[in-house]
RNA sequence: UCGAGAGGACUAGGCAAUCGCCGGUGGCUGACGCCGCGGGAGGAAAGUCCGAGCUCCACAGGGCAGGGUGCCGGGUAAUUCCCGGUCGGGGCGACCCGGAGGAAAGUGCAACAGAGAGUAGACCGCCGCGUGGUGAGAGCCACGAGGUAAGGGUGAAAGGGUGCGGUAAGAGCGCACCGGCGCCCCCGGUGACGGGGGUGGCCAGGCAAACCCCACUUGGAGCAAGACCAAACAGGGAGUGUUUGAGGGCGGCCCGUCCGAGACUCCCGGGUAGGUUGCUUGAGGCCACAGGUAACUGUGGUCCUAGACGAAUGAUUGCCACCCGCGCUCGGAGAGAUCCGGCGAGGGCACAAGACUCGGCUUACUGGCCUCUCGAGCCG
Numbered sequence: 001u002c003g004a005g006a007g008g009a010c011u012a013g014g015c016a017a018u019c020g021c022c023g024g025u026g027g028c029u030g031a032c033g034c035c036g037c038g039g040g041a042g043g044a045a046a047g048u049c050c051g052a053g054c055u056c057c058a059c060a061g062g063g064c065a066g067g068g069u070g071c072c073g074g075g076u077a078a079u080u081c082c083c084g085g086u087c088g089g090g091g092c093g094a095c096c097c098g099g100a101g102g103a104a105a106g107u108g109c110a111a112c113a114g115a116g117a118g119u120a121g122a123c124c125g126c127c128g129c130g131u132g133g134u135g136a137g138a139g140c141c142a143c144g145a146g147g148u149a150a151g152g153g154u155g156a157a158a159g160g161g162u163g164c165g166g167u168a169a170g171a172g173c174g175c176a177c178c179g180g181c182g183c184c185c186c187c188g189g190u191g192a193c194g195g196g197g198g199u200g201g202c203c204a205g206g207c208a209a210a211c212c213c214c215a216c217u218u219g220g221a222g223c224a225a226g227a228c229c230a231a232a233c234a235g236g237g238a239g240u241g242u243u244u245g246a247g248g249g250c251g252g253c254c255c256g257u258c259c260g261a262g263a264c265u266c267c268c269g270g271g272u273a274g275g276u277u278g279c280u281u282g283a284g285g286c287c288a289c290a291g292g293u294a295a296c297u298g299u300g301g302u303c304c305u306a307g308a309c310g311a312a313u314g315a316u317u318g319c320c321a322c323c324c325g326c327g328c329u330c331g332g333a334g335a336g337a338u339c340c341g342g343c344g345a346g347g348g349c350a351c352a353a354g355a356c357u358c359g360g361c362u363u364a365c366u367g368g369c370c371u372c373u374c375g376a377g378c379c380g
Stems, first nucleotide, its partner, number of pairs: 001376008010367001013320007021040002024037005042351001046362002049360005054222004066218005071085005086100001087098004101213002106211002108207002123152002125148003129144006160178006179203002181200008226277004235268006247259004284303008322348003326344003330341004
């Protein structure tokens, strides 16, 4: 210098003008409203994938079915999350990834190719035997019934590997070494596991994100939960009222006139419309100290203000800021490549928005910054 890897903190524009939106509060007004003051989303508010708080319903006990989780230790209110480790895989490396119990209980699945795909398998090859042919003979050729997993071929995968022995040819058939697996023992580790020794020819393919088996675990619904107040209509009860007329229409009022017991008044009741509450201060943020490798925890200090229910927080213009590449007969440094700065025109400035509240995860997205590490090249 270039190319990589890991981690961290931050930003998500500012000001002005104009036009607006939603709560709170003060004033004015008979009222509709008007004026003032102050406030009004996020790092993910999102997806709703996990885990909780809170609320209501259900619940003797046991079992089945169904769901979830699946290496070890720790953290936490809790988790499928986080931290540290183990093992496996990838990378030269920094480092990254892992849905990481069981395929040696059973059932099942595997396109195409291939003789055979899991109790292996005989297509070619190899081997001896039999029959026939041929040849002086050794042998060669054809056919047949067999043996054989060394070699070839097919496939993603063909039932340990290398060598020696063995055999007609072969084969863990036997042996040595290596690998895997089971069993036994020793050492280290809290543990997953690691290291070592012995022993058994045991050699066992893949898929459990197929059924399944094993271990642990598991009620349901959700703030539209729930609680309180409570119109109207229907219902129930009591009372008034029927030639002495409740009530209603016409009307400014009275008289009058028409209709009229299916009326009016009060109470009860369920809890619909509507309203109130739940409702935002919480397992909360920041700082310091202490413990811990860390996640995290403890102590002390300090800070806080959407709570609106179809639901507001916006739009336009100008200037500034930030970023990007391009250009310049601009300035500085340097031997140069180049670097730092300046100016100019242009472009970019996102994703997306509360709806009971927290802790995680995942996904979307603007912009630069800082720290540590690895690899390569060059210079000293």
Molecule: Bacterial RNase P class A
Organism: Pseudomonadota bacterium